[in-house]
Predicted 3D model of a 66-nucleotide RNA (transfer RNA) from Desulfobacterales bacterium HSG17.
It matches the Rfam family "tRNA".
The prediction has a mean pLDDT of 83.
The organism belongs to Desulfobacterales, within Bacteria.
RNAcentral holds the sequence, with entries from ENA.
C1' cells in the first nucleotide's frame, strides 16, 4: 500500500455491488471459431464497534507486497 464474481479490475464524498474477459444455453455453422442474444456467478480476507443505512469510518487479527 493491497485482500471485491473463476481470473485482471472498478465502485469520487456512506445509500439497492459492477464492468471486461472466461464459463453455460440459443441462434447462425456441415461442424467449429467469431458474431449476436440471454444466463448463471459475490458472507466485499475474518471479527466486532459506529450508523436508519458500511465495499466505503473506526478497532484487532490473518494473509500477499515493498
Nucleotide at each position: 500500500g493491497g485482500u471485491u464474481a473463476g481470473c485482471u479490475c472498478a465502485a469520487u464524498g456512506g445509500g439497492u455491488a459492477g464492468a471486461g474477459c472466461a464459463c453455460u444455453g440459443u441462434g447462425c455453422u456441415a461442424a467449429g471459431a467469431a458474431c449476436a442474444c440471454a444466463g448463471g456467478a459475490g458472507u466485499u480476507g475474518c471479527a466486532g464497534g459506529u450508523u436508519c443505512g458500511a465495499g466505503u469510518c473506526c478497532u484487532g487479527c490473518a494473509c500477499c507486497a515493498a